Molecule: small-subunit ribosomal RNA
Organism: uncultured prokaryote
RNA sequence: AGAGUUUGAUCCUGGCUCAGGACGAACGCUGGCGGCGUGCUUAACACAUGAAAGUCAAGGGGAAAGUUUUCUUCGGAGAACGCUUGCUAGGUUCUGUCGAGUGGCGGACGGGUGAGUAAUGCAUAGGAAUCUGCCUUGUGGUGGGGGACAACCUGGUGAAAACCAGGCUAAUACCGCAUACGCCCUACGGGGGAAAGUGGGGGACCUUCGGGCCUCACGCCAUUAGAUGAGCCUAUGUCAGAUUAGCUAGUUGGUAGGGUAAAGGCCUACCAAGGCGACGAUCUGUAGCUGGUUUGAGAGAAUGACCAGCCACACUGGGACUGAGACAUGGCCCAGACUCCUACGGGAGGCAGCAGUGAGGAAUAUUGCACAAUGGGGGCAACCCUGAUGCAGCAAUGCCGCGUGUGUGAAGAAGGCCUGAGGGUUGUAAAGCACUUUCAAUUGUGAGGAAAAGCAAAAGGCCAAUACCCUUUUGUCUUGACGUUAACUUUAGAAGAAGCACCGGCUAACUCCGUGCCAGCAGCCGCGGUAAUACGGAGGGUGCAAGCGUUAAUCGGAAUUACUGGGCGUAAAGCGCGCGUAGGUGGUUUGUUAAGUUGGAUGUGAAAGCCCAGGGCUCAACCUUGGAACUGCAUUCAAAACUGAUGAACUAGAGUAUGGUAGAGGUAAGUGGAAUUUCCUGUGUAGCGGUGAAAUGCGUAGAUAUAGGAAGGAACACCAGUGGCGAAGGCGACUUACUGGACCAAUACUGACACUGAGGUGCGAAAGCGUGGGGAGCAAACGGGAUUAGAUACCCCGGUAGUCCACGCCGUAAACGAUGUCUACUAGCCGUUGGGAGACUUGAUCUCUUAGUGGCGCAGCUAACGCAAUAAGUAGACCGCCUGGGGAGUACGGCCGCAAGGUUAAAACUCAAAUGAAUUGACGGGGGCCCGCACAAGCGGUGGAGCAUGUUGUUUAAUUCGAUGCAACGGGAAGAACCUUACCUGGUCUUGACAUCCUACAAAUCCUUUAGAGAUAGAGGAGUGCCUUCGGGAAUCAGGUGACAGGUGCUGCAUGGCUGUCGUCAGCUCGUGUCGUGAGAUGUUGGGUUAAGUCCCGUAACGAGCGCAACCCUCGUCCUUAGUUGCCAGCACGUAAUGGUGGGGACUCUAGGGAGACUGCCGGUGAUAAACCGGAGGAAGGUGGGGACGACGUCAAGUCAUCAUGGCCCUUAUGGACAGGGCUACACACGUGCUACAAUGGCCGGUACAGAGGGUUGCGAAGCCGCAAGGUGGAGCUAAUCCCAGAAAGCUGUUCGUAGUCCGGAUUGGAGUCUGCAACUCGACUCCAUGAAGUUGGAAUCGCUAGUAAUCGCGAAUCAGAAUGUCGCGGUGAAUACGUUCACGGGCCUUGUACACACCGCCCGUCACACCAUGGGAGUUGGUUGCACCAGAAGUGGGUAGACUAACCUUCGGGAGGUCGCUCACCACGGUGUGGUCAAUGACUGGGGUUAAGUCGUAACAAGGUAACC
Repeated sequence: AGAGUUUGAUCCUGGCUCAGGACGAACGCUGGCGGCGUGCUUAACACAUGAAAGUCAAGGGGAAAGUUUUCUUCGGAGAACGCUUGCUAGGUUCUGUCGAGUGGCGGACGGGUGAGUAAUGCAUAGGAAUCUGCCUUGUGGUGGGGGACAACCUGGUGAAAACCAGGCUAAUACCGCAUACGCCCUACGGGGGAAAGUGGGGGACCUUCGGGCCUCACGCCAUUAGAUGAGCCUAUGUCAGAUUAGCUAGUUGGUAGGGUAAAGGCCUACCAAGGCGACGAUCUGUAGCUGGUUUGAGAGAAUGACCAGCCACACUGGGACUGAGACAUGGCCCAGACUCCUACGGGAGGCAGCAGUGAGGAAUAUUGCACAAUGGGGGCAACCCUGAUGCAGCAAUGCCGCGUGUGUGAAGAAGGCCUGAGGGUUGUAAAGCACUUUCAAUUGUGAGGAAAAGCAAAAGGCCAAUACCCUUUUGUCUUGACGUUAACUUUAGAAGAAGCACCGGCUAACUCCGUGCCAGCAGCCGCGGUAAUACGGAGGGUGCAAGCGUUAAUCGGAAUUACUGGGCGUAAAGCGCGCGUAGGUGGUUUGUUAAGUUGGAUGUGAAAGCCCAGGGCUCAACCUUGGAACUGCAUUCAAAACUGAUGAACUAGAGUAUGGUAGAGGUAAGUGGAAUUUCCUGUGUAGCGGUGAAAUGCGUAGAUAUAGGAAGGAACACCAGUGGCGAAGGCGACUUACUGGACCAAUACUGACACUGAGGUGCGAAAGCGUGGGGAGCAAACGGGAUUAGAUACCCCGGUAGUCCACGCCGUAAACGAUGUCUACUAGCCGUUGGGAGACUUGAUCUCUUAGUGGCGCAGCUAACGCAAUAAGUAGACCGCCUGGGGAGUACGGCCGCAAGGUUAAAACUCAAAUGAAUUGACGGGGGCCCGCACAAGCGGUGGAGCAUGUUGUUUAAUUCGAUGCAACGGGAAGAACCUUACCUGGUCUUGACAUCCUACAAAUCCUUUAGAGAUAGAGGAGUGCCUUCGGGAAUCAGGUGACAGGUGCUGCAUGGCUGUCGUCAGCUCGUGUCGUGAGAUGUUGGGUUAAGUCCCGUAACGAGCGCAACCCUCGUCCUUAGUUGCCAGCACGUAAUGGUGGGGACUCUAGGGAGACUGCCGGUGAUAAACCGGAGGAAGGUGGGGACGACGUCAAGUCAUCAUGGCCCUUAUGGACAGGGCUACACACGUGCUACAAUGGCCGGUACAGAGGGUUGCGAAGCCGCAAGGUGGAGCUAAUCCCAGAAAGCUGUUCGUAGUCCGGAUUGGAGUCUGCAACUCGACUCCAUGAAGUUGGAAUCGCUAGUAAUCGCGAAUCAGAAUGUCGCGGUGAAUACGUUCACGGGCCUUGUACACACCGCCCGUCACACCAUGGGAGUUGGUUGCACCAGAAGUGGGUAGACUAACCUUCGGGAGGUCGCUCACCACGGUGUGGUCAAUGACUGGGGUUAAGUCGUAACAAGGUAACC
């Protein structure tokens, strides 16, 4: 510090996700040791048990007790010792102990929890009207009396808890009196108010023998000051919601009084009407606050466990008492809920103390030890108490440290895994060898945490004192829970100690097997449908390591709420437009001030934490010392530039006055002509109108047309213009009246008066609404006619609201420049509107300037497109708005509206995208240019018939398989009777029909015979081979064993190879350069031209490659060479005749080599180019004809059944061999052909002319036989020699005469021939007989542009036989092409696009099914809260007729005071009524979202087929 993910690719915008840190965590797997931390985040849920706050006998009453021993019924009793002569009783002294009660202090600390609380809280900084036990300090006191009550005793009630009555008693308990330096009150005269003793010691003196007295210590009273702690007040800060906008009646203030420790409406009475609030009151929700913690570069964001400060609470609610301190809870009272005890009458309780239990929960520990240390309470002290605390236990819960060995060791062991079979890897890893011993185990030793207190001595202080007491020093004696401590040491031995996650990308790390859109994975993108580096396992690897992963929540990355630090033309985002309030901001000069600002100082900012530097644990974590920091707040001193405030001035902003100018600016009244329609009249006659075509409609009752007249409403042609005016909406005939704004010129005046503008307010198209008019045309709705599968549309004929006017609502539009308003600055050029100035040549002129309005364009900006002085540039001021897509501008609530509806405006849920601009393609019922037997012009077919052949379908035991739009269908198949053959049935074989290896045997081989359908099985016979260095070898056969063979089994979507197709179309690319952020572009586009990206020119391109063309083959002309089997002109010979023979190479021909054609020449056109047109010459002329040749690529095109091949599958079978059958079936449908339908013909007779092929398992002549197929025959031929082999159409002569025929030949019967082992299923041919359909073929559709179509025959391959197919060959031999409008295919350019699997695309809505969340809903239930009222426990305060009453007073009667009771006020719980609000639920219902293959249409994207949209 970034990365992944939208796209075919790109750049943006924008969300989602990841890598990092951190945790009081939990879960999964695993687990050696130690140190230091941490450990109910949930139910402030309920709690058994133990125990967490006591202490003081030196305040006091009181109780029991000497020590030892024996017995015991556990209650006691006895004996001995000691004092006494002894017993008993009593007393005294010393010492310790003590339940309960009295009294003092402490239970207000410590410990827990975070429910409540958005301020009665907390944080920071201040303040004045206060209190403060114990502590420190100063001052002054501590005199003298009195009356009780517990405990205890007696009696009583009760189950208990407890209570009542009577009697006794002490005090540091209680109450007067005295005194009063301080103190308090005061009307300044005065008045008021205290106390308590206890203990140690002691020389005199006194004594009632207790003491007094003195002194010390601890107390006590009053008071001063302090410290500490607490209470109160102020300012600032402190979460979210405005779909909470008004709140408030003790409310705000004053006066008086009360109350409090204290100011104060804190309370009461009276008076006034205030107080708070857009700088967010009130209400609602949530929440303890802080130091800090986590993260972050910081600013921030999140958080508030542990530790520390503050607050609040103690089962829930209320209340006071005591006290220095509480409204306390390990105290009290009351109410409520719950639990427990009960004799049913009553009682008891409060773990949010420590342990622990139950419950809840994903989840959080021991009913431990000790007061040794630190601290707290009490005490003079010893000491006691202390679940505070110190420790231990449990938990990898976190951080830190250590270990699980070290070195050597290649035969690179075995095993595993992979393999291309060679090897690689695990891997120096192991084993082996040599060492070490941390930690754990074991033996022994053993710090520190301990300071004190006590005792003794010394010194000092106090004192009358050498007692006592206190302080210091020294000595002595002890005190450790942890603890089997830490540490050191002994012994033994590598011995006891490694896992977890991941390995497609992000992200370090790859292979095999299994699985087969299944099982599963997944943080995002996404994997899995038979070769998964993504699932599961294994091997290997990577990362971390006593841990590793996952999950939750949090910060970061996220500049994704932007203060630092974002945006708003098109991505989300400028209010429709003005005016204007608050607010924000504000021109020039100068003075003052000091609020902001800047600097210094002071106080504070607790400690801990963070940071820095030291120190201590072996290091570290951890602990500790010091520093820095705590960015803040407050006080104070100073400065005066800037901002503010204030005073004085200025004129450049703004405004006013004067004079002009332009204008569809607004409102009102009036006027005008053209046109439409209607009505009247005339003329006139059969149609008009409308459309793609029609029809509805109008018209013989006279329309349309035409002429004249009249009525009425609405709108204003031309002018008219990216012209004008207005803030926007908007404004268009003319005239008048009233009226707003702008601009120009020159002066004068005011003197910052300005800009923006939340709320507010006004204007605001169309449609719509209300009331009343008006209504010509147009025209939602509606009616009819068409179109259509349908047509609730588009088209047509009608037609009502409405459109118009007046008044009043509505308040929205793609209200758009998709661009808020204002101000300043920043190159130019060209128009245009209004005004002004200047110049001259006085004009249709030029120049300058100003206010508008347009087009280009530089810099700059922008994601790009684009903007560019009218900014989207550079800056400033203010306002509005945005934060992924959908849900949704929707629901609910509020406000507005008559309604329609508007405005404000969410959430649940769901997706990983949605969007913008530009790029390349593809596509378009977009455009332009061009080509093609593409259309057109022609010729001939197919589609109808019969047959042949292929296919679908059906059938079948099987009808083997594959091909299936063009580009499958006379195609694989150049030839299925058996074989082929892959299919079926049946009977058979199992190392196999075929290959290699091993073993042992045998020559191989041939013949005969039996059974069988055959495969096969059995029997018999013949036969002993070849080479040899004599060791053996090679080949062959059958048997055995297992490795293996075999498979036309699957996958052409795992593949190679081959092929089809677009298409013989003219295209497809690259290097360098340039342009662009980039995808990409340029080149390859443009102007011409071509069959052609062919060539030329131009050109930020210049070159190049694969294609085109040419080079190759063949045909056409000529030359040359050669001359057999071919040829024969001339010369000879010969024949009935024939190149038959000699000979010849002239010719034809054969087959080798050459020539020739290149727009080369001429003319024209064209840019003088390329090229085109015409001509000459030439056998051939503009690629001369034909062939071979097929760019980059497309179709997961075809083929695993030609072949090859990965993987999978079968292995007595999916392999092998055999017989028979099938591939030949047959209601039908389609493709391709043949033959025809006839006279340009059929039949018969005669007669002529080819080319190219094939032939020894062959072609097979002549001759003879047969009507013929054919038979016989066998010459010749291994072929320019012989044979197949008669070419046919043609020509010629006859006949037929338009008919189902002398056309046509299917079908069938009979008889044959040939091939073959065999023609039944199932061959071809011949003859005789039979003689079907068919009379030129609907819609539709195919081929062909010249030696072509059409027509005629011939040959060959395959092949035993079997072509109407295929491949070749020649013969005869046309017609037509104006042309490119249209249909099809293709190429180039351009345009639009929401397509990219690319239009066979994408995609919308209703309906139907399922699921999810949500709105409404008669209501129902619960929580919370307002108002009104009832009620009123305990308690406090007030009152008081009743009852009772120790201290004080008394005149002895009583009084003062008090207690109880009663009552009033306040008030908790509770209740009633009525509202608000929140949540849950609800028959039914509304829309929304999601969901591989449902229905109906086709709305959008292309001109999306009616442009789309608001």